[in-house]
RNA sequence: CCGUUCAGACAGGGAGAACCCGGCAAGACGCGCCGGUGCCGAAGGAGCAACCGCCCCGGUAAACUCUCAGGCAACAGGGACCUGUCUGCGCCA
Numbered sequence: 001c002c003g004u005u006c007a008g009a010c011a012g013g014g015a016g017a018a019c020c021c022g023g024c025a026a027g028a029c030g031c032g033c034c035g036g037u038g039c040c041g042a043a044g045g046a047g048c049a050a051c052c053g054c055c056c057c058g059g060u061a062a063a064c065u066c067u068c069a070g071g072c073a074a075c076a077g078g079g080a081c082c083u084g085u086c087u088g089c090g091c092c093a
Base pairs, nucleotide, nucleotide: 003091004090006088007087008086009085010084011083012082013081018037020036021035022034023033024032038072039071040070044068045066046065047064051059052058053057
């Protein structure tokens, strides 16, 4: 040099789930607001196994589980994760 852990930036891809019920507004539908029920999991959050320990107890995961939060026509936005490029501290050499 190449490669690589981690972190960040940029670009691309990126799912799921009621156009449900009632009311308000509105010329009408839809959208919007409020209340209710149903539902989704891939922002975030929370929980636990094996295993480990100083073994009363504690540490420790997830795309699993729970749905607090968030979300549920299209558009928009968000979006774990994946790919590519670049940057930084290291590691390798």

A computed fold for a 93-nucleotide RNA from Boseongicola sp. H5, annotated as Glycine riboswitch aptamer. It matches the Rfam family "Glycine riboswitch aptamer". Its family is annotated with glycine biosynthetic process in the Gene Ontology. Taxonomically the source falls in Boseongicola (Bacteria, Pseudomonadota, Alphaproteobacteria, Rhodobacterales). The sequence was found by an Rfam model in a public genome assembly.